[in-house]
RNA sequence: AGAGUUUGAUGCAUGGCUCAGAACGAACGCUGGCGGCGUGCCUAACACAUGCAAGUCGAGCGAGAAAGGGGAGCAAUCCCCGAGUACAGGGGCAGACGGGUGAGUAACACGUGGGUAACCUGCCCGGAGGGGGGGGAUAACGUCCCGAAAGAGGGACUAAUACCGCAUGAUACCUCGGGGCCCAAGGACCUAGCGAUCAAAGGUGGGGAUCGAAAGACCUACCGCUUGGGGAGGGGUCCGCGUCUGAUUAGCUUGUUGGUGGGGUAAAGGCCUACCAAGGCGACGAUCAGUAGCCGGCCUGAGAGGGUGAACGGCCACACUGGAACUGAGACACGGUCCAGACUCCUACGGGAGGCAGCAGUGAGGAAUUUUGCGCAAUGGGCGAAAGCCUGACGCAGCAACGCCGCGUGGAUGAUGAAGGCCUUCGGGUCGUAAAAUCCUGUCAAGGUGGUAAGAAACUCCGCCGGUGAAUAGCCGGAGGGGGUGACUGUACCACUGGAGGAAGCCCCGGCUAACUCCGUGCCAGCAGCCGCGGUAAUACGGAGGGGGCUAGCGUUGUUCGGAAUUACUGGGCGUAAAGGGCGCGUAGGCGGCCACGUAAGUCGGACGUGAAAUCCCUUGGCUUAACCAAGGAACUGCGUCCGAAACUGCGUGGCUAGAGUCCGGGAGAGGGUAGUGGAAUUCCCAGUGUAGCGGUGAAAUGCGUAGAUAUUGGGAGGAACACCAGUGGCGAAGGCGGCUACCUGGACCGGUACUGACGCUGAGGCGCGAAAGCGUGGGGAGCAAACAGGAUUAGAUACCCUGGUAGUCCACGCUGUAAACGUUGAGCACUUGGUGUAGCGGGUAUUGACCCCUGCUGUGCCGUAGCUAACGCAUUAAGUGCUCCGCCUGGGGAGUACGGUCGCAAGGCUGAAACUCAAAGGAAUUGACGGGGGCCCGCACAAGCGGUGGAGCAUGUGGUUCAAUUCGACGCAACGCGAAGAACCUUACCUGGGUUUGAACUGCGGGUGACAACCCCCUAAAAGGGGAGGGUUUCCUUCGGGCACUUGUAGAGGUGCUGCAUGGCUGUCGUCAGCUCGUGUCGUGAGAUGUUGGGUUAAGUCCCGCAACGAGCGCAACCCUUGCCCUUAGUUGCCAUCGGGUUAUGCCGGGAACUCUAGGGGGACUGCCCCGGAAAACGGGGAGGAAGGUGGGGAUGACGUCAAGUCCUCAUGGCCCUUACGUCCAGGGCUACACACGUGCUACAAUGGCCGGUACAAUGGGCUGCAAUACCGUGAGGUGGAGCUAAUCCCAAAAAGCCGGUCUCAGUUCGGAUUGCAGUCUGCAACUCGACUGCAUGAAGUUGGAAUCGCUAGUAAUCGGGGAUCAGCAUGCCCCGGUGAAUACGUUCCCGGGCCUUGUACACACCGCCCGUCACAUCACGAAAGUGGGCUGUACUAGAAGUCGCCGAGCUAACCUUCAAGGGAAGCAAGCGCCUAAGGUGUGGUUGAUGAUUGGGGUGA
Repeated sequence: AGAGUUUGAUGCAUGGCUCAGAACGAACGCUGGCGGCGUGCCUAACACAUGCAAGUCGAGCGAGAAAGGGGAGCAAUCCCCGAGUACAGGGGCAGACGGGUGAGUAACACGUGGGUAACCUGCCCGGAGGGGGGGGAUAACGUCCCGAAAGAGGGACUAAUACCGCAUGAUACCUCGGGGCCCAAGGACCUAGCGAUCAAAGGUGGGGAUCGAAAGACCUACCGCUUGGGGAGGGGUCCGCGUCUGAUUAGCUUGUUGGUGGGGUAAAGGCCUACCAAGGCGACGAUCAGUAGCCGGCCUGAGAGGGUGAACGGCCACACUGGAACUGAGACACGGUCCAGACUCCUACGGGAGGCAGCAGUGAGGAAUUUUGCGCAAUGGGCGAAAGCCUGACGCAGCAACGCCGCGUGGAUGAUGAAGGCCUUCGGGUCGUAAAAUCCUGUCAAGGUGGUAAGAAACUCCGCCGGUGAAUAGCCGGAGGGGGUGACUGUACCACUGGAGGAAGCCCCGGCUAACUCCGUGCCAGCAGCCGCGGUAAUACGGAGGGGGCUAGCGUUGUUCGGAAUUACUGGGCGUAAAGGGCGCGUAGGCGGCCACGUAAGUCGGACGUGAAAUCCCUUGGCUUAACCAAGGAACUGCGUCCGAAACUGCGUGGCUAGAGUCCGGGAGAGGGUAGUGGAAUUCCCAGUGUAGCGGUGAAAUGCGUAGAUAUUGGGAGGAACACCAGUGGCGAAGGCGGCUACCUGGACCGGUACUGACGCUGAGGCGCGAAAGCGUGGGGAGCAAACAGGAUUAGAUACCCUGGUAGUCCACGCUGUAAACGUUGAGCACUUGGUGUAGCGGGUAUUGACCCCUGCUGUGCCGUAGCUAACGCAUUAAGUGCUCCGCCUGGGGAGUACGGUCGCAAGGCUGAAACUCAAAGGAAUUGACGGGGGCCCGCACAAGCGGUGGAGCAUGUGGUUCAAUUCGACGCAACGCGAAGAACCUUACCUGGGUUUGAACUGCGGGUGACAACCCCCUAAAAGGGGAGGGUUUCCUUCGGGCACUUGUAGAGGUGCUGCAUGGCUGUCGUCAGCUCGUGUCGUGAGAUGUUGGGUUAAGUCCCGCAACGAGCGCAACCCUUGCCCUUAGUUGCCAUCGGGUUAUGCCGGGAACUCUAGGGGGACUGCCCCGGAAAACGGGGAGGAAGGUGGGGAUGACGUCAAGUCCUCAUGGCCCUUACGUCCAGGGCUACACACGUGCUACAAUGGCCGGUACAAUGGGCUGCAAUACCGUGAGGUGGAGCUAAUCCCAAAAAGCCGGUCUCAGUUCGGAUUGCAGUCUGCAACUCGACUGCAUGAAGUUGGAAUCGCUAGUAAUCGGGGAUCAGCAUGCCCCGGUGAAUACGUUCCCGGGCCUUGUACACACCGCCCGUCACAUCACGAAAGUGGGCUGUACUAGAAGUCGCCGAGCUAACCUUCAAGGGAAGCAAGCGCCUAAGGUGUGGUUGAUGAUUGGGGUGA
């Protein structure tokens, strides 16, 4: 520091999602050796059994046991010790600290900085004084008594440092009053004076002169008491600033805001009360709602920031829930009190008790959080003079890998690279020096032995020194010495022993992201953070081997920050990606020209104070190291005070004119409003002429018209809109504005430069304007025209087209307030090369003038520089460069929806979510593909023709059906007379049945044999196979190594079993179409482009020209074969012109080498020549010559690629499967089935024909298990027979159509031949299923074929026959050969296919694409809903516990006063009453979540 993911691709951008990092009070899974230091209920502030957590002081006071021991006594009993102890009481101090928790609280609660002139402060410190003299009670104890208990009552006694008077009394406090000083203007501070008020308590030790019987007085020391002042520390209170979310919470407030009097408090204050005034708070967010303890810090981050507030530290709040006060220096009090409530427990039912959010512990909740431990040894706290006591604070230990840190699980050597595992191309590779083995070491742990700390100072004893003091008592302090205290703990640590011995796992290995193979599985099981894996070869699932990472841990989950510049202060955006408000006016606010002076709020500098400690950082130090701990420093970016500076901002004052505005003079304009007015046109009405149609459409129909339309002429009515001008012209803020005239009126512009003097810009709210449609009221209504009606179209047509037609469109007034209200571009100002139009106004030059030229300002267009931009594009009218202000955006869907609010008559507008869901949605550009887009151009593509198919019968293939099986494959073109160039057996893969298992065929190795077998017969229904019997013949080759054959064993075999979507090879197809690419260069951020596009031309990316391209490759063409002409060479089996011979006849013979022909070699054609066109090109048109002319005809030849096209059943082959069977052998059957459907063909339907007779002319081929002549037999298929031929020799072999003659005469026929019967022939082991052919007989459908559809452009179509392959036989199929031999092409609009360029695209599996909505089903979340039941809360009334305060106080009362007493007074208490008030109750609202028959839309789903 980035990466993955939208696409066919984009190193384009936008944008979301996801990952890698760090962290944690964690939890879960697997695993687990040791130690140190930390941490450990985040949930139910849920409920709690049990124990402990706050007591202490006898040196404040009174009282005062027992057990036990000892003694006396016969015993009862008594005495001493226990012991002035325990227990309890009075009193003092402490229980307000320490410890816990985070419920509540959005607050002066907290943080920070200040104020207190508005306050308090026990214990502590320092200093100044005092401490006199009296009184009356009361617990305990004892007694009576009530109660189950808790507890309570009455009588009687007693003490105090308990309580109460009196005295003294100040610098305390109050009143009066004088002076000084400070200041916030009301007081504080200092200081004379008068008057009044208020205190106290003793205890302990020592001394013993004097007094005293003693105690004691007295002296002294310490502790305590009291008064006032000071300090330290602590607290109260007030203020500035900071401190979460929601405006779908906008108004809140009556003690409310202030004043006066009074009350209250330690203290200011509406804190409380009476009265008076009517204020106070709020868009700088009051009120309300939700959430939350705050901070130092902690986590993260480069930082800014974000998150968080466990442990440690500070503050606050709370203590079962709510309320209340008492005591006290301090509380409204965790382990105190009272009341109310809920809950739990006890009860004798009458009443009582309790509060773990202290430490342990229990239950519950939960994913989850420990021991009912030890000790006060240390530190700290309370009490005490002290010893000491108490202390779940604390110190330790225990449990937990919960975290951090450290250590170990061994080290070295060790290659036959062991065994074994895994993989393998079978060679090997790998685990792997790893192990074993050898030699060592000794950390940690277990066990054993021994030694042994630090944490300890207090305290006490001894003497010494110093202080106090009358004192050598005592007390205090100091140094020294002795004694003495450890929970942890015989622990840390050390030494010895021991012995490699006890100690490794977890996750991952498709990309991101380090790490790969095999097996299993087969869209199953499963994985997954995102993208995504799995449908038979999965590096992604599961296992294994191997590898990678971390390591006593490793992964997962959750959460936070980061990456995310993805809320952008640092640090983003808004033309098209999300995003500019529809437009203006303008309030608050924000921002603001030039000069000078002042000021010092902002700003800057310095000093001081503060910013607690801990933490972080730095430097040292202590534990063996580290974690951890300690010390010092730095830092804490903040706040406050003072001093200083004056550039900038602010503020104040004065000035200026460049911004802005006013004024004067001009011209332009569909700017707005009102009134009037004009012509054209449509429609309607009247009248004339006139007659049969008009109208309308793609074509029609509805409609109008003989009651006279349309057309035409004249007249009239009425409404609406303003042709031409008219223009990328004008005006306006936008919406918008168009005949002409008048009036009223806004703004801009140009020129002048007189005036004002910053008066400016923007603009949240607010106000106004705002197309069309729509709404309300009233008019108007010609044309047009939603809705509606009819006619068409159509599968339908609630549309498009046509005929009608109502709202509406128009006017007035009012409402609505939206739009693709768009330049999809907010407003303002400034700056930044240019070119060229256009509109308005001006200047200059020239001219008589116009035109023209140069130029300024304002507006409006186009093209382009820099620059910007993701690109497209923008570019002085910015999307460039800057400044100011406003609005808006933050993934897609849900959704501009729901709810709420508000506006509206309504329609609806504005504001505006969430659940849920997706891994994208979207922009720009690129390459393709596609388009019922465009341009150019091809092809039997259409058209023009000829002949077919589709109808019939038959043949053949296919589907379907059937069947034991009808084997399998092929499925649009490009499957279907295809694989099959030939299924009766075989073939054959299928079915039935019978056999067989190293096998029918093949190979290696080991053992055995040297023959086995053929042949004949029998059994097994047949065969195969097996078995048996008999007979018979034959003994293999050899270089002697062996080979060969058979048999047996073994390893292998075999499979037309599966996968053509694992493959090779081969093939089809687009398509014989003209295309497909590369190198270098250039352009582009990139995908890519260029080249290959363009202008011509061609059959062609063929060639030429041009060009940021220049070249090249695969294709095209040519080279090859064949055919057409000629020459040459050579003539047998071919040929026969000439010569000769022969025959009825025939190259039959001699001969010939001319011709035909055969088959070798050459020539020939190249736009070469001429003319014209074209660009002086390529090329095209015409012509000559030529057998052939512009690639002459035909063939072979098939670019990059596409279709996961076809084929595992030709062959080859990976993987999988079968192995007495899915192999193999055999017999029979099937592949030939048959209601049907389709494809391809044959034959026909007839006279251009059928039949009969006669008679011509081919070519290619084939032939020895073969073709077969002549001859004979048969009506014939054929048979007999065999000449000839291994073929230019012989044979197949006749060619047929044709031609000549005859017959038939339009009919289901002398057409047609299916079907069927009988009889045969041939092949073959065998023609039943199931061959072909022949003869006789039979004579079906069919009379030219619907929609639709196929072939063909010349020796072609059509038609006629012939040959061949396969093959025993079987051909209408296939391949080939020749004979006869046409018609037509205007042309490229249309159909189909294709090529190039261009354009659009939301397609890329590429239009057979993509995709929208309803409906149905499943499921999820949400809205509405008669309501229902909760939480919180406002308000009114009721109610009124405890308690403070007030009133009263006839009942009660020790201290003081009075009094002989009784009594009275004073002062109080109870009771009662009142104000306030908690819970509760009643009524009525608000708000929030839950639920609800039904209902609404939305998301997801194959």
A computed fold for a 1502-nucleotide RNA from an uncultured prokaryote, annotated as small-subunit ribosomal RNA. The coordinates come from a structure-prediction model, not an experiment, and the mean pLDDT is 85. Its Rfam family is "Bacterial small subunit ribosomal RNA". Rfam links the family to the GO terms structural constituent of ribosome and ribosome.